[in-house]
RNA sequence: CUCUUAUCCGGAGUGGUGGAGGGACUAGCCCUAUGAAACCCGGCAACCAGCUUGAUACGCGCGAUUUAUGUCUUAGCGUGGAGAAAGCAUGGUGCUAAUUCUUGCAGGAGAAGAUUUUCCUGGCAGAUAAGAG
Numbered sequence: 001c002u003c004u005u006a007u008c009c010g011g012a013g014u015g016g017u018g019g020a021g022g023g024a025c026u027a028g029c030c031c032u033a034u035g036a037a038a039c040c041c042g043g044c045a046a047c048c049a050g051c052u053u054g055a056u057a058c059g060c061g062c063g064a065u066u067u068a069u070g071u072c073u074u075a076g077c078g079u080g081g082a083g084a085a086a087g088c089a090u091g092g093u094g095c096u097a098a099u100u101c102u103u104g105c106a107g108g109a110g111a112a113g114a115u116u117u118u119c120c121u122g123g124c125a126g127a128u129a130a131g132a133g
Stems, first nucleotide, its partner, number of pairs: 001133008013041001015040003021031003025104001027102002042096003047092003050088004056082001058080005100125001105122008
């Protein structure tokens, strides 16, 4: 960088350094010297790994009773890995103004009335995680 899958209306600071930008892009609209970006600390969250509990189904071994005896099966006991769900927050990320701030492309519904506006659905673009190339 490309592809796949999932998520994106919830959550998170009156901290320190810093000193002018920032909100991906377009058009808007905002944030910002009452301090932008960036870095540190704190916090949020729970995607991946890890750990704890563990519904449930399954494998293996033993196997009472019954029976003339033996075997199989069942109850039961032991054991092994799998594992829904819940939890922890140890590690890897991520996030920490405004729904991804709104918007762009297509379709539908409504309002006004001749180009505006409201809502809904899908898509595009983007972000993050995990996996693959």